[in-house]
C1' cells in the first nucleotide's frame, strides 16, 4: 500500500426484509431481613464512532474520514 471485518447505554452483546432503540449484567431506589447477601417490584442511562447523500422516513442503503482486528504484498 492493498483487500475484509467491527464501531449501538458504564461492561459485554442482539436489532431479521429501511417505520418500536433494545437484552443480559452493572448502577439507583423501595419492599422482605437485625443487618450483609439474595429476590421481587420500579428508575435512570444511548449524539447507534465522524461528516456527507439516497428516501416521506436511515442503527439498517451508499460515498469519504477516524479507531481498531485480520489477510496478502
Nucleotide at each position: 500500500g492493498g483487500g475484509g471485518g467491527u464501531a449501538u447505554g458504564g461492561c459485554g452483546c442482539a436489532g431479521c426484509u429501511g417505520g418500536g432503540a433494545g437484552c443480559g449484567c452493572g448502577u439507583c431506589u423501595g419492599a422482605c431481613u437485625g443487618g450483609c447477601a439474595g429476590u421481587c417490584a420500579g428508575a435512570a442511562g444511548g449524539u447507534c464512532a465522524g461528516g456527507g447523500g439516497u428516501u416521506c422516513a436511515a442503527g439498517u442503503c451508499c460515498c469519504c474520514u477516524u479507531a481498531u482486528c485480520u489477510c496478502c504484498a